[in-house]
Context: one part of a larger RNA
RNA sequence: CCGUAGUUAAGGAACUCGGCAAAUUAGCCCCGUAACCUCGGAAGAAGGGGCGCUCUGAGUAUGUUGCUAUGCACAAUGGCUGCAGAAAAGAGCCGCAGUGAAAUGGGCCAAGCGACUGUUUAUCAAAAACACAUGUCUAUGCUAAGCCGUGAAGGCGAUGUAUAUAGACUGACACCUGCCCGGUGCCGGAAGGUUAAGGAAGUGGGUCAUUCGCCGUAAGGCGGAGAAGCUUGCGACUGAAGCCCCGGUAAACGGCGGCCGUAACUAUAACGGUCCUAAGGUAGCGAAAUUCCUUGUCGGGUAAGUUCCGACCUGCACGAAUGGUGUAACGAUUUGGUCACUGUCUCAACCACGGGCUCG
Numbered sequence: 001c002c003g004u005a006g007u008u009a010a011g012g013a014a015c016u017c018g019g020c021a022a023a024u025u026a027g028c029c030c031c032g033u034a035a036c037c038u039c040g041g042a043a044g045a046a047g048g049g050g051c052g053c054u055c056u057g058a059g060u061a062u063g064u065u066g067c068u069a070u071g072c073a074c075a076a077u078g079g080c081u082g083c084a085g086a087a088a089a090g091a092g093c094c095g096c097a098g099u100g101a102a103a104u105g106g107g108c109c110a111a112g113c114g115a116c117u118g119u120u121u122a123u124c125a126a127a128a129a130c131a132c133a134u135g136u137c138u139a140u141g142c143u144a145a146g147c148c149g150u151g152a153a154g155g156c157g158a159u160g161u162a163u164a165u166a167g168a169c170u171g172a173c174a175c176c177u178g179c180c181c182g183g184u185g186c187c188g189g190a191a192g193g194u195u196a197a198g199g200a201a202g203u204g205g206g207u208c209a210u211u212c213g214c215c216g217u218a219a220g221g222c223g224g225a226g227a228a229g230c231u232u233g234c235g236a237c238u239g240a241a242g243c244c245c246c247g248g249u250a251a252a253c254g255g256c257g258g259c260c261g262u263a264a265c266u267a268u269a270a271c272g273g274u275c276c277u278a279a280g281g282u283a284g285c286g287a288a289a290u291u292c293c294u295u296g297u298c299g300g301g302u303a304a305g306u307u308c309c310g311a312c313c314u315g316c317a318c319g320a321a322u323g324g325u326g327u328a329a330c331g332a333u334u335u336g337g338u339c340a341c342u343g344u345c346u347c348a349a350c351c352a353c354g355g356g357c358u359c360g
Base pairs, nucleotide, nucleotide: 001355002354003353004352006350007349008348010346011345014344019341027051028050029049030048031047036041038172052093053092054091055090056089062084063083064082066080067079068078069077070076094098106339107338108337109336110335111334112333113331114330118130119129135169136168137167138166139165140164146156147155148154173326174325175324176323178256179255180254183253184252185249186248187247188246189245192244193243194242198238199237202234203233204232205231206230207229210225211224212223213222214221215220257275258274259273260272261271284318285315296312297311298310299309300308
């Protein structure tokens, strides 16, 4: 010097990002206990008092084994016997100290988030993340939809049957959940437009029986036309879904304006005008886990407060199941304050043990 324990004058968070760590508290009995509240809680709220040993109370109250009485009785009540065995209260004794050691809640106020118990990054994150009960939408009528599987058999769903199963979002509860279907998606519709393979009237080419012309004495050569069949192209017309089209649908994906003027102080604008839109953000909340400017402004708390709480609204860029606003209870959650308490600190000291270090 380091580690692990212990004690400390006076002060008591002045430490620090932050009371991190440590200290305080602690058991049982009695008294007492607020706001708020979903009437269950909050609550061990908070805050007080008592506690040892001896004697008395008292082998009492009480519990109970066995026997027994009354009794219809396996009910109930009593008696005897054995076992176990208090408390209140009173008197006394000792110590600094009686839950004498050990184990054994610190408390309160306010706010954010998440209702809650639960789950999670095995090995840096336990949370406000996930889940959750609840709510809503969508699909599915049974060989169900959906899923696994080789376009399979087979299986799960389910030995279930729409109060079921699957998918998606939301996330207890209370009060609510506004406007927009123009875009994208989904659902429904079928008149018209477009439209594939396939079919197909017709038509072109190839091949060729046959036939015609020319040359040649002949054998034969050259050229033209060309049925049927086969083959190879083109093709009017026909031709489903889809798309275009017409409706619906937002607890589907999503979206929810600008400029100018106006009231008898000023300011502001209930009011008016105009442009654009599918519609222009309703209720509620708001410098917020969201506010850049910003330490916004005002109030509270402090001697002093970029944090905190209450307001304001100028919302850069809240907002209604990508849920909005509240909310008792809950939380090894986050933030601010406060009482108690303390070596966190002023400011360090001592002590014990183990290392380091020195010597051997």

Notes:
Large-subunit ribosomal RNA, domain IV from a metagenome, 360 nucleotides, folded computationally. Its mean pLDDT, the model's own confidence on a scale to 100, is 87. Its Rfam family is "Bacterial large subunit ribosomal RNA".